[in-house]
């Protein structure tokens, strides 16, 4: 250049006007007795990488529990490590893919024990359709019986390890040599696991089939919860009068028991946002990540703010939109940038 791979940053910019939540400030302005509310000015600040999906894990509340077991149910699955925690990540092994860079694995145990293998095929864990051989007959080169065989054909996703040579009637891990798969042992590794070592063995497959090791897991979730709460309710006490409260200041005249505990309904307050925070730097360590030092505060509503308009400018604006928060997975996404690397072409 072209083609690919792995990670990372960004999500229109700027200026005017108008308007909205929350903070702070005012010797503004109304209302209230107070405590405060409301309005007004200035000022600061105001949505995400996923705020989604609610699919793990954890903080925090409440509730059940004395501690522990065991049972159900349910998650998870090679090794080592990170982390509060994880079913997460990051390293590494095995094994598929790719030339490669690199991407993927529902990656425990089938020698506890049950099930299943449809169709085809003789035969699906167990055997003999064609076929080979050898004996008998029958009789002529065919056929039938009887005993052996699993090499070779044929079925299948899979059919008693491959090959070759010995060996036999004719064969067969029946023997040997090499290759392969499991199992030990011994070699290197921290382990998974490996190997021009060495023994033994030759075992269908399925656990996204019951199952059996191992490990973990109480329950429900901010509409949690936890205070205040006029009226009204429920129980108690003391009174039924010539008292005492309201009724705009007084008369009449009208209304009207008081007090105190208890649960709570609208409704109000906290919970609520400073955290496993967030940026830069070193130190360690392959890495995830951890630590030390400077810096820094970045929404907090409650029917719900974060918007609308003009101008310009550019590549003409995507998926989307806080609701207790935290770490992660998943899913959605218009385009712009950057860095690593690996193929292929060409030039020096």
């Nucleotide at each position: 250049c072209g083609a690919g791979u792995a990670g990372g940053a960004c999500a229109g910019g700027c200026a005017g006007u108008c308007g909205c939540g929350c903070g702070g400030c005012g010797a503004g302005g109304c209302c209230g007795a107070a405590a405060g509310g409301c309005c007004c000015g200035c000022u600061g600040u105001g949505a995400g990488g996923a705020a989604a999906g609610u699919c793990c894990g954890g903080g925090c509340u409440c509730c059940a529990c004395a501690g522990g077991g065991c049972a159900a149910g349910g998650a998870u699955a090679a090794c080592g490590g990170g982390u509060a925690a994880c079913g997460c990540c990051c390293g590494c092994c095995g094994g598929a893919g790719g030339c490669g860079a690199c991407u993927c694995c529902a990656g425990g145990a089938a020698a506890a024990g049950u099930g299943c293998a449809a169709c085809a095929g003789a035969a699906a864990u167990a055997g003999a359709c064609c076929g080979c051989c050898g004996c008998a007959c029958a009789c002529g080169c065919u056929g039938u019986g009887c005993a052996g065989c699993a090499a070779g054909g044929g079925u299948g996703g899979a059919a008693a390890g491959g090959c070759g040579a010995g060996g036999u009637a004719a064969g067969a891990g029946c023997u040997c040599a090499c290759c392969c798969a499991u199992c030990g042992g011994c070699u290197g590794g921290a382990g998974a696991c490996u190997g021009u070592c060495c023994g033994a063995u030759g075992c269908u497959g399925u656990a996204a089939a019951c199952u059996c090791u191992a490990u973990c897991c109480g329950g429900a979730g901010c509409a949690a919860c936890a205070c205040c709460g006029u009226g009204g309710g429920a129980g108690g006490a003391c009174a039924c009068g010539c008292a005492g409260g309201c009724u705009g200041g007084c008369c009449c005249g009208g209304c009207c028991g008081u007090c105190c505990u208890c649960a709570g309904g609208a409704g109000g307050u906290g919970g609520c946002u400073g955290g496993a925070g967030c940026g830069g730097u070193c130190u360690g360590g392959c890495a995830a990540c951890a630590g030390g030092c400077c810096g820094u505060c970045g929404a907090g509503a409650u029917a719900g703010a974060u918007g609308a308009c003009u101008g310009u400018c550019a590549g003409a604006u995507a998926c989307a939109g806080a609701a207790c928060c935290c770490g992660g997975c998943u899913u959605a996404c218009a385009g712009u940038c950057c860095u690593g690397c690996u193929c292929g072409c060409a030039g020096a």